Context: one part of a larger RNA
This record gives sequence, C1' cells and structure tokens, in this order.
RNA sequence: ACUUGGUUAAGGAACUCGGCAAAAUAGCCCCGUAACUUCGGAAGAAGGGGUCCUCCGAACCGUGAUAUUAAGUUUGAGCGGAUUGGAGGCGCAGUGAAAGGGUCCAGGCGACUGUUUAUCAAAAACAUAGCACUCUGCAAACUCGUAAGAGGAAGUAUAGGGUGUGACACGUGACCAAUGCGGAAAGGUCAAGGCAAGCGGUGAGAGCUGCGAACUGAAGCCCCCGUGAAUGUCGGCCGUAACUAUAACGGUCCUAAGGUAGCGAAAUUCCUUGUCGGGUAAGUUCCGACCUGCACGAAUCGUGUAACGAUCUGGACGCUGUCUCAACCAAGAUCUCG
Repeated sequence: ACUUGGUUAAGGAACUCGGCAAAAUAGCCCCGUAACUUCGGAAGAAGGGGUCCUCCGAACCGUGAUAUUAAGUUUGAGCGGAUUGGAGGCGCAGUGAAAGGGUCCAGGCGACUGUUUAUCAAAAACAUAGCACUCUGCAAACUCGUAAGAGGAAGUAUAGGGUGUGACACGUGACCAAUGCGGAAAGGUCAAGGCAAGCGGUGAGAGCUGCGAACUGAAGCCCCCGUGAAUGUCGGCCGUAACUAUAACGGUCCUAAGGUAGCGAAAUUCCUUGUCGGGUAAGUUCCGACCUGCACGAAUCGUGUAACGAUCUGGACGCUGUCUCAACCAAGAUCUCG
C1' cells in the first nucleotide's frame, strides 16, 4: 500500500460528469400541516413537543368480597386495565440494543398498478382502461390444417377479428393530384374457349390435317364518383405606412392544397454558450420569456394536467472523511523468517 468495519479537530459538497458512497432521518402518542387538485388526494406534507424509574392524587372501565332491599335496589373492599395531574430519582443519552422514512422547490417524459432485453439496458420502450376507423348476419369474419376437422364459441353486432391512438380536460384545421381502399348493369382494352367467311398440305375421291378475318368472350386495367382517427402532403418572389424599422395592404408565379388552433433555441435550434430576465461572487446545464421553427404541429395525435415513478434534469435545507488533508483503531489478506 490492499479488503471489510469503526472514530475524528475546524470547515461542510470546496469532491465529482453527477452528493457516487457514506452520514443523516427513523417506532409510538400529541399538536400542527401549504401550493395545487380529477375534491379522492397532496399528507407521515413541512414543522414542533413527549417517551425511563419510584411515590402520591383524580376520575373512568372490568370483576365484584361484604353489608342491604319488596326489587333487575343500594353499598362498594380487594384485584386487573387503560388515561391523566403532581412530586421525586438517575444517566451524556429513557423508541438508551437490534430492526426501523431524510425533507423541500421547479421542470422534461410517461396518466396510473403492471411488463421487458434469463446472463452489461427496467426506461421516456411494451402493455393498459378509454377513443376512433374498419371487417364480420353465423356453415360469420379471421386463424391452423392437403383434407376431415378444430379454434373463434357451446359466443351472435352491447358479439367477435384487424389497425391506429393511449387515463382525464380542451381540441383534432386544409388537400382526394399521387398511392391505397370502397362503389359503379355505360364505354375502351383484354386470355383460353365458342362460332366461323376464307386460305393451304395431302388424297382419285370420301376424308384427314394446318392456318384463320369478322363476331362472341370474365376478372383486371383504363375511365367516373367517393374516402384522411387511409399511406401521405400542407409554397416562392417583389413592392408598400409622414424618423427609422416593420408590413395590416397590394402585385405576380406555381400548386391537389399551401401549416389553422396550440406550442416553440424544445428528448426537435445548425448558426448557438441566440437575446432578455431569474437563481450564483462567478451558471455551455436549469427556470421564465422572446420567435429569426436550419428541420414543431394536431389520434406516426396537439396543448395542458392532480396522482404516481429503484425514471431523467436543475436548485435548496439537513447531514456528513466526498473533499481541504489526512490520522488512528479492529479484523483479515499480503510480505519476511520459522
């Protein structure tokens, strides 16, 4: 020097990517308890006080000796229990050991309990109740099987299958041009097949055989209509107001239509440590704004949200050997000798 454990002056996160680790908190009783809220919660919020032993008193509960009564009346010792007031005692310390919440503020994400990478990831991923679309009339759709058959279901549209979204609140805009899906007794195109004018080979002929126009001929495709909680998409340039700046306004090109509400340097912002404000002595993180959105945006949901979280981020109190800065102790392992 190492491992595990213990103690530490003064300071108290100065350590560090980060309070990682450790310390601290702790049971029970009493008082007390904010924002916010879906009125259930938040909450053990937070923050205080008490806690051991002895004696005495008080009222209470249970039991009930004794005495008494006409009575299920009255009396109430002793014992047990729990509560409370007072006095006293001891120690540094009274939940005296062990076991046994640290707390608060703000934000992101996901509503929640749950599930997951057996053996580096537990999460913001998956699921979820709820919502929506779509298919399915029962010998259902759908799935397994070559089939018989089975599941669906001993169910029947308040049922079952598929897909997306994901509690709740408020909402969910424009575009059907492309792709997909649905519909549609017209028309175009269209295979085998059908019918068959005609032409050929061979043959004496009958016949056998090859080709074959026109006509007929399904779905599909073309064409037409619809459809976005279907796959998806949601512009550019120029000018203009009596300081400047900006542009409510105008012009023009293109498009199927040009991004609405809301949010916005965001789990999305390149430039960027944007700018302003807050917090700090000092803040690339954080919080609140601004909007110039490289490249947010409405069920690949948008914006909020109480509760919840071994989640992620920032801050504060308490606390500490994380540190300033290290020291000592115990047990072990190691090393030398035996």
Molecule: large-subunit ribosomal RNA, domain IV
Organism: uncultured Verrucomicrobiota bacterium